[in-house]
RNA sequence: CAAACCCGCGUGGGAGAGUCCUGCCGGCAGCUGGCACCGCUCCAGGUGCUGGCCGGUGGGCGCCGAAGGGGCAAGUUCUCCCCGGAACCUCUCAGGCCAACGGACCGCGCGGGCGAG
Numbered sequence: 001c002a003a004a005c006c007c008g009c010g011u012g013g014g015a016g017a018g019u020c021c022u023g024c025c026g027g028c029a030g031c032u033g034g035c036a037c038c039g040c041u042c043c044a045g046g047u048g049c050u051g052g053c054c055g056g057u058g059g060g061c062g063c064c065g066a067a068g069g070g071g072c073a074a075g076u077u078c079u080c081c082c083c084g085g086a087a088c089c090u091c092u093c094a095g096g097c098c099a100a101c102g103g104a105c106c107g108c109g110c111g112g113g114c115g116a117g
Base pairs, nucleotide, nucleotide: 001117005113006112007111008110009109010108011107012106013105018061020060021059022058023057024056025055026054027053031052032051033050034049035048036047037046038045062097063096064095068093069091070090071089
C1' cells in the first nucleotide's frame, strides 16, 4: 500500500396477502339514494334528517410473511444423555393484506475495523 471479510451511513432495486363484514366517533367540495315538509301542477324546485364516500378506532371471519421474535437438521459419539444448532425451512406472537410507509436480501458509493499478500 492492500484483496477478501465485518460494521456504520447514503443511494438504487425489492415480493406476498380482503381497498371483506360490522359498531362507534369524526370529516367535508359537491354528486347521488331514501324519508318528511313546503311549493308547483305550463316548466321546474327548495329545506331538513339519514345513508352512499373518506379517515380513525373496536369487534368478527379469511389470508400473507422478506422487519423483529420462536422452533429444529447436520457435526461431536459404538449407543444414549448433555452441549450445540442455520435458513428466504417452519410457527404465525408481533407485523402486514389500495397507495404510501415499512421490507429480508442484492447492487453501487463513502467512512471505519481487521488484514491474505
The RNA shown here (Glycine riboswitch aptamer) has 117 nucleotides and comes from Actinopolymorpha pittospori. Its mean pLDDT, the model's own confidence on a scale to 100, is 75. Lineage of the source: Bacteria > Bacillati > Actinomycetes > Actinopolymorphaceae > Actinopolymorpha.